[in-house]
RNA sequence: AGAGUUUGAUCCUGGCUCAGGACAAACGCUGGCGGCGUGCGUAAAACAUGCAAGUCGGACGGGCCCUUCGGGGCCAGUGGCAGACGGCUGAGUAACGCGUAGGGAUCUACCCGUUGGUGGGGAAUAACGGCCCGAAAGGGUCGCUAAUACCGCAUACGACCGGGCUUCGGCCCGAGGAAAGCCGCAAGGCGCCGACGGAGGAACCUGCGUCCGAUUAGCUGGUUGGUGGGGUAAAGGCCUACCAAGGCGAUGAUCGGUAGCUGGUCUGAGAGGAUGACCAGCCAGACUGGGACUGGGAGACGGCCCAGACUCCUACGGGAGGCAGCAGUUAGGAAUUUUGGGCAAUGGCCGCAAGGCUGACCCAGCAACGCCGCGUGGGGGACGAAGGCCUUCGGGUUGUAAACCCCUUUUCCGGGGGACGAUGAUGACGGUACCCCGGGAAGAAGCCCCGGCUAACUACGUGCCAGCAGCCGCGGUAAUACGUAGGGGGCGAGCGUUGUCCGGAUUCAUUGGGCGUAAAGCGCGCGUAGGCGGCUGCGCAAGUCGGCCGUGAAAUCUCCCGGCUCAACUGGGAGAGGUCGGGCGAGACUGCGGGGCUGGAGGCGGGCAGAGGGCAGUGGAAUUCCGGGUGUAGUGGUGGAAUGCGUAGAGAUCCGGAGGAACACCAGUGGCGAAGGCGGCUGCCUGGGCCUGGCCUGACGCUGAGGCGCGAAAGCGUGGGGAGCGAUCCGGAUUAGAUACCCGGGUAGUCCACGCCGUAAACGAUGGGCACUAGGUGUCGGGGGUAUCGACCCCCUCGGUGCCGGCGCUAACGCAAUAAGUGCCCCGCCUGGGGAGUACGGCCGCAAGGCUAAAACUCAAAGGAAUUGACGGGGGCCCGCACAAGCAGCGGAGCGUGUGGUUUAAUUCGAUGCAACGCGCAGAACCUUACCUGGGCUUGACAUGCCCGAAGUAGAACCCGGAAACGGGAACGACCUGUUGAGGCAGGAACGGGCACAGAUGCUGCAUGGCUGUCGUCAGCUCGUGCCGUGAGGUGUUGGGUUAAGUCCCGCAACGAGCGCAACCCUCGUCGCCAGUUACCUGUCUGGCGAGACCGCCGGGUGCAACCCGGAGGAAGGUGGGGAUGACGUCAAGUCAGCACGGCUCUUACGUCCAGGGCUACACACACGCUACAAUGGUCGGGACAACGGGCAGCGAAGGGGCGACCCGGAGCGAAUCCCAGCAAACCCGGCCUCAGUGGGGAUCGGAGGCUGCAACUCGCCUCCGUGAACGCGGAGUUGCUAGUAACCGCCGGUCAGCACACGGCGGUGAAUACGUUCCCGGGCCUUGUACACACCGCCCGUCACGUCAUGAAAGUGGGAGACGCCUGAAGCCGGUGGGCUAACCCGUGAGGGAGGCAGCCGUCUAGGGCGGGGCCCGCGAUUGGGACGAAGUCGUAACAAGGUAGCCGUACCGGAAGGUGCGGCUG
Repeated sequence: AGAGUUUGAUCCUGGCUCAGGACAAACGCUGGCGGCGUGCGUAAAACAUGCAAGUCGGACGGGCCCUUCGGGGCCAGUGGCAGACGGCUGAGUAACGCGUAGGGAUCUACCCGUUGGUGGGGAAUAACGGCCCGAAAGGGUCGCUAAUACCGCAUACGACCGGGCUUCGGCCCGAGGAAAGCCGCAAGGCGCCGACGGAGGAACCUGCGUCCGAUUAGCUGGUUGGUGGGGUAAAGGCCUACCAAGGCGAUGAUCGGUAGCUGGUCUGAGAGGAUGACCAGCCAGACUGGGACUGGGAGACGGCCCAGACUCCUACGGGAGGCAGCAGUUAGGAAUUUUGGGCAAUGGCCGCAAGGCUGACCCAGCAACGCCGCGUGGGGGACGAAGGCCUUCGGGUUGUAAACCCCUUUUCCGGGGGACGAUGAUGACGGUACCCCGGGAAGAAGCCCCGGCUAACUACGUGCCAGCAGCCGCGGUAAUACGUAGGGGGCGAGCGUUGUCCGGAUUCAUUGGGCGUAAAGCGCGCGUAGGCGGCUGCGCAAGUCGGCCGUGAAAUCUCCCGGCUCAACUGGGAGAGGUCGGGCGAGACUGCGGGGCUGGAGGCGGGCAGAGGGCAGUGGAAUUCCGGGUGUAGUGGUGGAAUGCGUAGAGAUCCGGAGGAACACCAGUGGCGAAGGCGGCUGCCUGGGCCUGGCCUGACGCUGAGGCGCGAAAGCGUGGGGAGCGAUCCGGAUUAGAUACCCGGGUAGUCCACGCCGUAAACGAUGGGCACUAGGUGUCGGGGGUAUCGACCCCCUCGGUGCCGGCGCUAACGCAAUAAGUGCCCCGCCUGGGGAGUACGGCCGCAAGGCUAAAACUCAAAGGAAUUGACGGGGGCCCGCACAAGCAGCGGAGCGUGUGGUUUAAUUCGAUGCAACGCGCAGAACCUUACCUGGGCUUGACAUGCCCGAAGUAGAACCCGGAAACGGGAACGACCUGUUGAGGCAGGAACGGGCACAGAUGCUGCAUGGCUGUCGUCAGCUCGUGCCGUGAGGUGUUGGGUUAAGUCCCGCAACGAGCGCAACCCUCGUCGCCAGUUACCUGUCUGGCGAGACCGCCGGGUGCAACCCGGAGGAAGGUGGGGAUGACGUCAAGUCAGCACGGCUCUUACGUCCAGGGCUACACACACGCUACAAUGGUCGGGACAACGGGCAGCGAAGGGGCGACCCGGAGCGAAUCCCAGCAAACCCGGCCUCAGUGGGGAUCGGAGGCUGCAACUCGCCUCCGUGAACGCGGAGUUGCUAGUAACCGCCGGUCAGCACACGGCGGUGAAUACGUUCCCGGGCCUUGUACACACCGCCCGUCACGUCAUGAAAGUGGGAGACGCCUGAAGCCGGUGGGCUAACCCGUGAGGGAGGCAGCCGUCUAGGGCGGGGCCCGCGAUUGGGACGAAGUCGUAACAAGGUAGCCGUACCGGAAGGUGCGGCUG
């Protein structure tokens, strides 16, 4: 730091996705150790049990116990201090709650400092005792008693209050107001009271900062302020009475949603974004709601009262409770620990102290939850064990990995010692850390991934299945993408997955984006707030800048240093951190104040152009209608028609009249207007602009959220009007249909007035303003100059409006002084596609509808521009037997052959539009043969290697069974090499057995080679370098000519080159030469070598280029005819069955042998042929002329036989010699047939023969006799051929035993036609459009049907939160009352009275409850609306090519649906 993904490719836009980091995590697999951290995020759900706040006997009385009688201890109670801290939680809270910086009107127990005081009295009351009530919790009554408890009195500087004085520092007078004692032998100590100050703590107020929603726009009655009063520690409407009518709000009030805030944390280069666990600060809460009491402090987590919900106890009367303290339980949940130890340390409360208490805290336990560290061993060890996997079978890999040898001992285990933390004592942790000794490689490795992104590949299995997947996407029988294995990569006590946040994302853009066509400029103007603002000098100093001071807690972060062996962790120091506050200074710029200026802006004077607007009037042309005349049969309309109109007189034509609408020519590429828009002429009223003069004002300006106005067409309301046109509608056509396009009618409407609507492709798809930045050329309006007779021309200039073009900009296209360039200011708008400009809500509207405007869900894209193709019922140019012209056919018949289909035990398989179908097959009776039935064989019919075996081996006549194969038997009977004298021995071939293996026409032509078809013998296809373009790519190869041709010429940012074309090759035609035998000589012929033709010559055309036309000569001309030759590529074209070959499959069978059958089936269909339908013929007789070829398991002569097929025969010939073969037939001559299903035609069938072959039944060919079918020239349609061609005629060859209507060749006879390129088909080049690119057999729209999902509406229904009105109203504070009760003080001897207090009662407020209406939000909801998605449903064809009616926008009507039509608009 980027990458993947839209395309055939490209650039851009744009979304989605990935790689990183992080976490209080969870889940899966796995798990050795230690250190340091962290651990209910969900139900602020409910809680059993224990513990978490007490302490003081040196405040007090008392009880009990002990006593050495000195005293000591324990305890409930009174009293004091503390339970307002610590600990927990995050519900609520959008707030002065928090953060930060300030402020003044405050309080403060304990602590510290200063100062003064502590005298003298009194009355009670718990405990306790008696009696009583209650189940309990508890309570009542009577009596006794103490205090640092309570109450008077005295005194009191000062403070406070009142008054007076004041040189303001304060001074004087008056009123009222304190106290407590305890310990000690003592000294003294601890306390107590008043006052002042400090420290820390607490309260209040203010500036600024602090989430989302405007589909929440208005909110507010104590509300805002004042005065008096009350209240508080204290300011304050905090409360109250009265007065005033304010206060808040687009700089977002109110309302709704969400949320504790911060230091920080995570991320990021930063700015920023996200977050607020642990730790720390603040706030808030303590079952829910309310309330006060006590107190220095609370409206109080482990206090009180009341109400509510819940739980528990109960004797039913009544009571008790509050883990959001530590553990723990249940529940919820994906999920979060021990009912541990200790107060040793730190800290807190109490105490004089000893000490007590302390689930704060310190430790331990559990959990890989996180971070950090360590280990699971180290070294050596093979041309490399075994095993596994792969393999081209050679080997490779696992892999120095293991084994094995040497070594070490972190950790571990056993034993021993043993801390720091504790400054004297005291250690939970803990016999822990740490150290020493001993033991032994010993106990310790997994997880994810390996298609691209992204590091890591093979095999097998599977076969769109099972599955994977973060995105793109994998899986259809060879899957590096699924599963497994081997191997590899990554990380490692972890690894993956999921979730969440930041990043990447400059994808909300301050840093740092955009808006002509990608998403995005409001339809246009006027203008409010706001934002921004000319030149000049002065002042101020708010912004701004500089350094200084304060603060920004600690922790965190960065740097340095230190402590645990390191690290994590932690200690110390420094730094950093704010839109903050204060003071000082600066004065450029902004701002503010006041002054000046004229260039911006405005005014004034003088001119000018114009379809600018409104109203009124008026004119002619045309259409239609009406009247009349002339006149007669049609007219009208279309692609062609019809409906319609017309003999009741149309149309045509003439005259007259009526009425409405629109204004031809002028007219423009023109003018005016802000836009919409504006067009005959005249008048009136009226807006704006331009030019010129430079007289006046003196910045008065620009923009403009809201707001207001204008705003085409359609549409709406009321009333008019209505000629033409014309949605809807009705007819006629077209069509498969035609709710359309075309035609005939025709209503609303179009027109006017007034009022609505407020939209559009309202477009330059380009907001407004100002300034600046090369030019060229038109045009409209004005001014000036020069010149002139002149108003023409020319030059300059201002304003408007076009075209071209440079810099620059742009993704490109393009824009380019009328910017899309360069800058500044202001506004509007955009943030992936669909859902959707939709729903809901609100506002507007009479309605139609408009404006504002989501979400769920879904997709991996949707897009822009340009490129190359392909395509077009786009265009241009040009070819081809492509059409046309012509000849012969096919399609009809019969037959042959092939194919489909059907049949069958099998009818083997393949070929399937052109380019399969007389194709593979150049020849299926057996064989072939791959198929079927049946019978056999199993190392096999065939190859190679190894091992073993046997001896008369191998072989084998012959015999038996059998259809054969095969099985069984068997006379006879070998060979080769070495060695030996020989017997013999050894080996080989062969045989038997066995092992490797053979074999397969079994599958895959979508794994392949090779070969082939096709476009296409078409003229194309490319490359190098250069140039152009960001790039795909272009250029060259386009253009002008020309050609059969990318053939050649010219031109040209191209210059060259390659594969193709052509030529070189073969053959035919002419000639020459040489040679030749089998040809009788010449000739001819055969073979070979050459010549010849090149637009070379002449004339003409052209650019005097290519080339074209004509002519001469020539056997031949303008590539002479034919052949061979097939560019880059396309069709996953064809072939695994010709062959080869990867993979898969079969192995007594999918191999192999044999017999028989089948490939020859037959109701049909198609393709290619043959023969015909006849007289240009048939038949009979006679007669003539070829070429190419073939022949020894062959061709086969003469001669003979047979009607014939053929037979006998065997000469000759390995062939220019002989034979096929006298080589032909059409043809010619003559006879007959005479238009008939005939003597045309020969199918079919019967019979008799011939030939081949082991064998012609299924199933060959031929001959003869007989039989004689369809068929009388062929519908739609379709094929071939342009000259020695078509057509007609026969001949030969391959295959082959035999079988040819097929195929490949050969010659004979031998035409017709081509105006021409409009049309059909195919093709080439250029161009254009495109939404196509598996490329028009493309793409694609809407209804309907089915399934799934989310969602709107909906009678209603269920619920929630909050406010309001009324009723009721606990506790409690406050106020009133207080006749009942009442120790201290006062009067009084007393009784009693007074002061004060209490209960009770009344009232205000009020939690809660009840009633009520309305608003808001959420759930459910019969039914209903559309939407999204879903391999192969239905209907049509709307759009993309002129998409076959150009499309699209707004609107209105209509229609199964896309859609159609009207009106206006746009060009995309």

Source information: A computed fold for a 1468-nucleotide RNA from a mine metagenome, annotated as small-subunit ribosomal RNA. The RNAcentral record of the sequence draws on SILVA. Rfam family: Bacterial small subunit ribosomal RNA. Model confidence (mean pLDDT): 87 of 100.